[in-house]
Context: one part of a larger RNA
RNA sequence: GGUAGUAGUGGAUGCCUUGGCACUUGGAGGCGAUGAAGGACGCGGUUAGGCUGCGAAAAGCCCAGAUGAGGUGCCAAACAACCGUUGACUCUGGGAUUUCCGAAUGGGGCAACCUGGCUGGAAAUUAAAUUCCAGUCGUCAGUCUUUGUUAACAAAGACUGAAGCGAACCUAGGGAAGUGAAACAUCUCAGUACCUAGAGGAAAAGAGACCAAUAGGGAUUCCCUUAGUAGCGGCGAGCGAAAGGGGACGAGCCUAAACCCUAUUCAAUCUCGAUUAGAAUAGGGGGUUGUAGGAAAACCCAAUAAACAAAAUUUAAAUUCUAGUCGAAGGUUCUGGAAUGAACCACCAGAGAGGGUGAUAGUCCCGUAGAUAAAAGAAUUUAAAUUUUGUAGGGUUUUUCCUGAGUACCUCGAUGGAAGAAAUCAUUGAGGGAAGCUAGCAGUAUUACCUGCUAAGGCUAAAUACUUCAAGUGUCCGAUAGAGAACAAGUACCGUGAGGGAAAGGUGAAAAGUAGGUCGGCGAGACCGGUGAAAUAGAACCUGAAACUACUA
Repeated sequence: GGUAGUAGUGGAUGCCUUGGCACUUGGAGGCGAUGAAGGACGCGGUUAGGCUGCGAAAAGCCCAGAUGAGGUGCCAAACAACCGUUGACUCUGGGAUUUCCGAAUGGGGCAACCUGGCUGGAAAUUAAAUUCCAGUCGUCAGUCUUUGUUAACAAAGACUGAAGCGAACCUAGGGAAGUGAAACAUCUCAGUACCUAGAGGAAAAGAGACCAAUAGGGAUUCCCUUAGUAGCGGCGAGCGAAAGGGGACGAGCCUAAACCCUAUUCAAUCUCGAUUAGAAUAGGGGGUUGUAGGAAAACCCAAUAAACAAAAUUUAAAUUCUAGUCGAAGGUUCUGGAAUGAACCACCAGAGAGGGUGAUAGUCCCGUAGAUAAAAGAAUUUAAAUUUUGUAGGGUUUUUCCUGAGUACCUCGAUGGAAGAAAUCAUUGAGGGAAGCUAGCAGUAUUACCUGCUAAGGCUAAAUACUUCAAGUGUCCGAUAGAGAACAAGUACCGUGAGGGAAAGGUGAAAAGUAGGUCGGCGAGACCGGUGAAAUAGAACCUGAAACUACUA
């Protein structure tokens, strides 16, 4: 040095699962000045620490309901003292208490601390002083009132509201770069990440100045398709529609103006307190569309209150949820440490889902199918009643009036739309700037014809998106996997900080966790003995591979 063996070391593998992951279904879609989210500090008979719970009324108090024999939470045993069939503990509903910080809000501040004003109260007998307790005192916005000087505005007071937090989803305002183009600048990544603001249970969008094409459709949203098509593109890399078709869902409305009325203020006139074809503002009626509609005027018809719809409130009922309850049916023998195994003979099944029990259990336990329950609280639906609002007047004729302006549109520039030179559509910076129904806009330059539509005001459920929660399911993971976290995990530790961020599961059926003895340093560790089916299951504990180490041959 090699081979083999025996031990050790080590913790792979196998088996397991308290934990995760994904999806589905459902619920809820918010909490907060009635002080949140999140914390600090406390609270236990023995309680030092961590977790949980709670708040000086402090692992708890009160009421109601359920349950029914044990209980005084977990790591985490033990002792003590107690509670409990006059119903404890536990579970559900409601209530009380709820220190300090934190939007933090009397003022301040290096969060959990310091320090005031006013009102009321307590100590111990009046007053003062002191200490303590309770309440209150912030800012901004809106409305109202009062005062100032009419408006604007200011001040004071009263009332109401806001703020802050929250996983994703949504809208808006801003808005990259790494990258790709095999370099790079237009382009791409991408209107992504990220920042900011705001809202809701969804948000946004939405009832044609739309599409289409000689036929027609009929708000919006979402899905499948159209289609990787038409197109865009240093025509590179790449980007990439729409109409139409099929589905989901379905719902439509309100204003501005003309005209009328009322109020207030002003204007003009004159006989000076009245008048008006006057103006402005506010309120009410009216009116809302494109085969144009409406107003005014004239005429005709109907007609004064029943019905329907929506919303709100109240009442009632039903259903569901927030604790629960009932719930079938097996024995003997054998092996074994143990029967759920084997053998034999039975039974239940609206229940042979699943889990547990000393090995594999329909009939042992929890359950399961099925049935059933609420004093209290919540949600939904339905019905009834009341109130409010709407349908709400209809038609014909005529001519006058109205139908959203620094808007449409044009020039230059920019942005968005699949579209990067032009043009069209939408938005817009600078400059110009209409018509007004015999009108206007669009139909991918432009013109004509034709067709469609009526901008410059607004609202609108559903179908759609998401999941901090619960349950269920899985040809998902099984401790280097699955969440970073199966364990004191966002912990230990690192960093001034923003932030980064682990490792670490398994005795046994049951602690029965080795009484007693021996060696040893009153050790560590071992031996005898005991428990156990097993101790090469002895806590560095299931199995126990390899590298590596020692010894023996």
Record summary:
This is a predicted structure of a 553-nucleotide part of an RNA (large-subunit ribosomal RNA, domain I) from a Candidatus Parcubacteria bacterium. It was read from a public genome assembly. The prediction has a mean pLDDT of 80. Its Rfam family is "Bacterial large subunit ribosomal RNA".